[in-house]
RNA sequence: GGCGGUGUAGCUCAGCUGGCUAGAGCGCGCGGUUCAUACCCGCGAGGUCGGAGGUUCAAAUCCUCCCGCCGCUACCA
Numbered sequence: 001g002g003c004g005g006u007g008u009a010g011c012u013c014a015g016c017u018g019g020c021u022a023g024a025g026c027g028c029g030c031g032g033u034u035c036a037u038a039c040c041c042g043c044g045a046g047g048u049c050g051g052a053g054g055u056u057c058a059a060a061u062c063c064u065c066c067c068g069c070c071g072c073u074a075c076c077a
Stems, first nucleotide, its partner, number of pairs: 001073007010026004019057001028044005050066005
């Protein structure tokens, strides 16, 4: 350099063929429970969906370019 995969909450990941307000588990905060802690139960906070542009009535989702990470491969030496 070429090809492929991947990027969504602090972490690990869903999100079907664009559609209504973006989700789960863990973690975190508060409350309940307990003599107390843990477990368990309830509630809550937390998001530029990697960046920019485009298509569309509408984009996390489709297209283009760029960036990061992973893998395969070629060249040089």
This is a predicted structure of a 77-nucleotide RNA (transfer RNA) from an Actinomycetota bacterium. It was read from a public genome assembly. It matches the Rfam family "tRNA". Rfam describes the family as follows. Transfer RNA (tRNA) molecules are approximately 80 nucleotides in length. It is annotated as a transfer RNA. Lineage of the source: Bacteria > Bacillati > Actinomycetota.